Small-subunit ribosomal RNA, central domain from Eubacterium sp. AB3007, 347 nucleotides, folded computationally.
Its mean pLDDT, the model's own confidence on a scale to 100, is 85.
The source organism's lineage runs through Bacteria, Bacillati, Bacillota, Clostridia and Eubacterium.

Context: one part of a larger RNA
């Protein structure tokens, strides 16, 4: 390389817009560049195949049919493509609606820890498996009133909701994206995927400047233990919050790429729409989210209209374990380090 594959064995890019590009819905009429095609030329010689013959046979060798594609020319136009005319189911846009921690900015709550001021009080507290550090007669925990400040938002709270993903929950104002549903007025294939490329991207770190209640890498102390640089306590600094710039990584996970068609059910639940009813409701119908379960799949666990099942299209991966996600070398980065990404050698 042909090929096989990628839930858990190697394998899905962290996500999403998006250039090239590859692919692309009905009809109609053209054209004839792919494809394929009646015929018609043109196709050295060996070779292949047949069938005859020469060397005793055979390799050898020779005579005679055929074949096998190229390239010209040509018939016809189903499909692809290509120009040109339409079409409305893909897709998009108007209009009515209703759900929703989707974003961002800006204000306000109320509960709690801690701290300060007072008041009541007294010999204790905390804190463990037992305990000591620690805190307290310079009145502590404990309880009453006030009063700063940061952070986080019980209960509602839900295999419930949104968001491409990260991820998003207190209440109110403003601004702002997206999906859903009806309805059928508008464009008329305007789509789908997407090498490079550009956006966002947890937590931790990184940079300046604020901010610090609680917690808490490091740190010290105090227990445990043979030691304990550890687990358990008492303390505690960055950090963890904010603004703004950077990092670009995660078991970034449903370990399961994005589109579209299609192929048995049952069940719960969010969010419209219809249609029947006195009803909390029954029935349908379209989006979404879950559990069971048939057919098929699958090594097997299990997946099963939210497919891992049946197909079609475009991307990204992977090809024996270590070496190694390393080493050079180029980019990125203020550093950490990221990303591409190897061979010797060895089983």
């Nucleotide at each position: 390389c042909u090929g096989g594959g990628c839930g858990u064995a190697a394998a899905g890019a962290g996500u999403a817009c998006g250039u090239a590009g590859g692919u692309g819905g009905c009809c109609c009429u053209g054209u004839a560049a792919g494809c394929g095609u009646a015929g018609g030329g043109u196709u050295u010689a060996a070779g292949g195949c047949g069938a005859c013959g020469g060397c005793c046979c055979a390799a050898c060798c020779g005579u005679c049919g055929u074949u096998c594609g190229c390239c010209c020319u040509g018939u016809g136009a189903a499909c692809u493509g290509c120009a040109g005319a339409g079409c409305u189911u893909g897709a998009g846009u108007g209009c009515u609606g209703g759900a929703g921690g989707g974003g961002a900015a800006g204000g306000c709550g109320g509960a709690a820890u801690u701290c300060c001021u007072a008041g009541u009080g007294u010999a204790g507290c905390g804190g463990u498996g037992a305990a000591a550090u620690g805190c307290g007669u310079a009145g502590a925990u404990a309880u009453u009133a006030g009063g700063a400040g940061g952070a986080a938002c019980a209960c509602c709270a839900g295999u419930g909701g949104c968001g491409a993903a990260g991820g998003c929950g207190g209440c109110c104002u403003u601004c702002u994206g997206g999906a859903c549903a009806g309805u059928a007025a508008c464009u008329g294939a305007c789509a789908c995927u997407g090498a490079g490329g550009u956006a966002c991207g947890a937590a931790a770190g990184c940079g300046u400047g604020g901010g610090u209640a609680g917690c808490a890498a490091a740190c010290a102390g105090g227990a445990u233990u043979a030691g304990a640089u550890a687990c358990c306590c008492u303390g505690g600094u960055a950090g963890u919050c904010c603004a703004c710039g950077c990092c670009g990584u995660a078991a970034a996970c449903g370990a399961u790429g994005a589109g579209c068609a299609c192929u048995a059910g049952g069940u719960g639940u969010c969010g419209g729409g219809c249609u029947c009813a006195u009803a909390a409701g029954a029935g349908u119908u379209c989006g979404g989210u879950g559990c069971c379960g048939g057919a098929g799949c699958a090594a097997a666990c299990g997946c099963a209209u939210u497919a891992a099942g049946u197909g079609c299209u475009c991307c990204g991966c992977c090809u024996g374990g270590g070496g190694a996600g390393u080493a050079c070398g180029c980019a990125c980065g203020c550093a950490a380090g990221u990303g591409u990404a190897a061979a010797a050698c060895u089983c």